[in-house]
RNA sequence: CACGAAAUGCAGCCGAGAUCCGUUCAGCAGAACGGAUGCGGGGGACCCAGUAAACAGGGGCGUAUUCCGGCACUGAUGCCGGAUAGGGAACUUUCAAUCCCGAGCCCGUCAGCUAACCUCGUAGGCAUUUGGAAGGGCGCGA
Numbered sequence: 001c002a003c004g005a006a007a008u009g010c011a012g013c014c015g016a017g018a019u020c021c022g023u024u025c026a027g028c029a030g031a032a033c034g035g036a037u038g039c040g041g042g043g044g045a046c047c048c049a050g051u052a053a054a055c056a057g058g059g060g061c062g063u064a065u066u067c068c069g070g071c072a073c074u075g076a077u078g079c080c081g082g083a084u085a086g087g088g089a090a091c092u093u094u095c096a097a098u099c100c101c102g103a104g105c106c107c108g109u110c111a112g113c114u115a116a117c118c119u120c121g122u123a124g125g126c127a128u129u130u131g132g133a134a135g136g137g138c139g140c141g142a
Base pairs, nucleotide, nucleotide: 009138010137012126013125014124018037019036020035021034022033023032024031025030038122039121040120041119042118043117048112057110058107059106060105061104066083067082068081069080070079071078072077086101087100088099089098091135092134093133094132095131096130097129
């Protein structure tokens, strides 16, 4: 490295993005629309915070922020590479190792926090490890 045999109970992941009810279409299953609940986001007082303005606008979702080098360029812009704040890895927590991400989109001159109140979303994409300790769920048996 290859082949064969035996043994091994089960659990999907990122993300807010799920459940239930009704109607219609269908008639295996499911789809569309509406409603409710749950989860997630935005706007929005007093108080507090802040304190001239400025197209080099300003702001929001998200882990996705910041820096260095190179190339191009009118440019505050684009591309490539390297790092980095931060984030993820299969029931949960923790320790160690290893691997991966570190994007993209939106509002439209406008928004600090913010009770009441108002409002929006409930997608999309995938097949992601190892070991130690502790604690759980389902199932089977006693």
A computed fold for a 142-nucleotide RNA from an uncultured Geobacteraceae bacterium, annotated as c-di-AMP riboswitch aptamer (ydaO/yuaA leader). It matches the Rfam family "c-di-AMP riboswitch aptamer (ydaO/yuaA leader)". Rfam describes the family as follows. This family represents a conserved RNA structure found upstream of the ydaO and yuaA genes in Bacillus subtilis and related genes in other bacteria.